[in-house]
């Protein structure tokens, strides 16, 4: 890189170095010299191993020193397709909701 499954409305510093750009992409909307990204350190979580209890249909609960991952904003919203409902002469329009779309992460398999 592709494919499968699962998960994405919860959590997580007032710390170091660093300098100016981030929030995927597209429209927004944000964050940022009262300091961005990265790094590091601290956390947080339990996908995957592990330990432990329970129970056995190989499950649930806990526990956190191992692998990964997260640590502004619902995956910050938003793109596609359907419904209400509100507006209109009717179209465009708002607004909830429903699904998919993409992304992201785990864990296997090419």
């Nucleotide at each position: 890189c592709u494919c499968u499954u699962a998960u994405c409305c919860a959590g997580a510093g007032c710390g170091g170095u660093g300098g100016a750009g981030g929030g995927a992409c597209u429209g927004g909307c944000c964050c940022g010299a009262u300091g961005a990204a990265a790094c590091c350190c601290g956390g947080c979580a339990a996908c995957c191993g592990g330990c432990a209890g329970c129970g056995c249909g190989u499950g649930c609960u806990g526990c956190a020193a191992g692998g990964u991952g997260c640590u502004a904003a619902u995956u910050c919203c938003u793109g596609c397709a359907g419904a209400a409902u509100c507006a209109u002469a009717g179209a465009c329009g708002a607004u909830u909701c429903u699904g998919g779309a993409a992304g992201a992460u785990a864990a296997g398999a090419g």

The RNA shown here (SAM riboswitch aptamer (S box leader)) has 110 nucleotides and comes from Bacillus thermozeamaize. Of the family's consensus pairs, 97% are formed in the model. It matches the Rfam family "SAM riboswitch aptamer (S box leader)". Its family is annotated with regulation of gene expression in the Gene Ontology. The organism belongs to Bacillus, within Bacteria. RNAcentral holds the sequence, with entries from Ribocentre.